[in-house]
Context: one part of a larger RNA
RNA sequence: UUGGGCGUAAAGAGCUCGUAGGUGGCUUGUCACGUCGGGUGUGAAAGCUUGGGGCUUAACUCCAGGUCUGCAUUCGAUACGGGCUGGCUAGAAGUAGGUAGGGGAGAACGGAAUUCCUGGUGUAGCGGUGAAAUGCGCAGAUAUCAGGAGGAACACCGGUGGCGAAGGCGGUUCUCUGGGCCUUACCUGACGCUGAGGAGCGAAAGCGUGGGGAGCGAACAGGAUUAGAUACCCUGGUAGUCCACGCUGUAAACGUUGGGCGCUAGGUGUGGGGACCUUCCACGGUUUCCGCGCCGUAGCUAACGCAUUAAGCGCCUCGCCUGGGGAGUACGGCCGCAAGGCUAAAACUC
Numbered sequence: 001u002u003g004g005g006c007g008u009a010a011a012g013a014g015c016u017c018g019u020a021g022g023u024g025g026c027u028u029g030u031c032a033c034g035u036c037g038g039g040u041g042u043g044a045a046a047g048c049u050u051g052g053g054g055c056u057u058a059a060c061u062c063c064a065g066g067u068c069u070g071c072a073u074u075c076g077a078u079a080c081g082g083g084c085u086g087g088c089u090a091g092a093a094g095u096a097g098g099u100a101g102g103g104g105a106g107a108a109c110g111g112a113a114u115u116c117c118u119g120g121u122g123u124a125g126c127g128g129u130g131a132a133a134u135g136c137g138c139a140g141a142u143a144u145c146a147g148g149a150g151g152a153a154c155a156c157c158g159g160u161g162g163c164g165a166a167g168g169c170g171g172u173u174c175u176c177u178g179g180g181c182c183u184u185a186c187c188u189g190a191c192g193c194u195g196a197g198g199a200g201c202g203a204a205a206g207c208g209u210g211g212g213g214a215g216c217g218a219a220c221a222g223g224a225u226u227a228g229a230u231a232c233c234c235u236g237g238u239a240g241u242c243c244a245c246g247c248u249g250u251a252a253a254c255g256u257u258g259g260g261c262g263c264u265a266g267g268u269g270u271g272g273g274g275a276c277c278u279u280c281c282a283c284g285g286u287u288u289c290c291g292c293g294c295c296g297u298a299g300c301u302a303a304c305g306c307a308u309u310a311a312g313c314g315c316c317u318c319g320c321c322u323g324g325g326g327a328g329u330a331c332g333g334c335c336g337c338a339a340g341g342c343u344a345a346a347a348c349u350c
Base pairs, nucleotide, nucleotide: 004321005320006319007304008303012318014201015200016199017198021194022193023192025088026087027086029084030083031082033081034080035077036076037075038074039073040072041071042070047067048066049065050064051063052062053061054060091191092188094186096183097182098181099180103177104176105175106174107173108172109171110154115149116148117147118146119145120144121143125136126135162169163168206247207246208245209244210243211242215241216240220236221235222234223233258317259316260315261314262313263312266295267294268293269292270291271290272289273288274287275286276285277284299306300305323350324349325348332343333342334341335340
């Protein structure tokens, strides 16, 4: 390479948008590019192969046929693929009417709690642990009451509940704003799917500048523990955690399962909509579309398990894997302020 694979054995890019490319619904006509058939030319000889001949045989060699799977040209075929052309509506998008939501951004506001400050009451302890000690406290702590300051996070509701492409999103209100779902079948008429490069988004930590700083808390200090204790436990505590703007671009970024479409038993629960029946209402029943779970048939799987939210049956398309270590390292390149990231070997060794 061919092949075989990618939930857990090596392997799905963190996610989305999208360029090239690949691929693509039903139907009319046309062309004849692919495709198929025939003819002609060419496809040197040797070789190979089939038959026959010559050296006593064979090797060797000679003759005839075939092969040379190709190319060019010409005459045809037109189902399929393709080009052009016309039409369609089942894919896709739009219109109209509804609807749920912690989807995003900004601003304002709220209560509980911790800490701190001031004042009152009050007195000898508080705190902490396995037990202690460091620490705080007669300069009046802890406890308790009142007032004030400030920062961060939003108890209950809260839910294998909701929303988002992923990261993620939770007090309340307002402003701006994205997407989804259902119903209608009015409109466009294949406008679709995927997507190498590319672009954007992207937890936490970290970095830059300026703010902020209650609690928590890497580093650090002290107290314990211990043989030691650069830890686990305790008392403190700086960066950080928060805000604005800019950078970083990585995670067990996980469903360890790329995206799209179609097909293939059911049962049960739950979120959002529609229709019908029932009903004073609230419930309830049947059915349908879209989500989120559990169980399970066929099938699949090495097993575990998956099973209409597939890991089943198929098609389209991208990414990735190819024994362990060396190594996600070196070198080079690109990116970054740096930390580092992306790309990515070999020797050697088992």
A computed fold for a 350-nucleotide part of an RNA from a metagenome, annotated as small-subunit ribosomal RNA, central domain. Rfam family: Bacterial small subunit ribosomal RNA. The coordinates come from a structure-prediction model, not an experiment, and the mean pLDDT is 87. RNAcentral holds the full RNA, with entries from SILVA.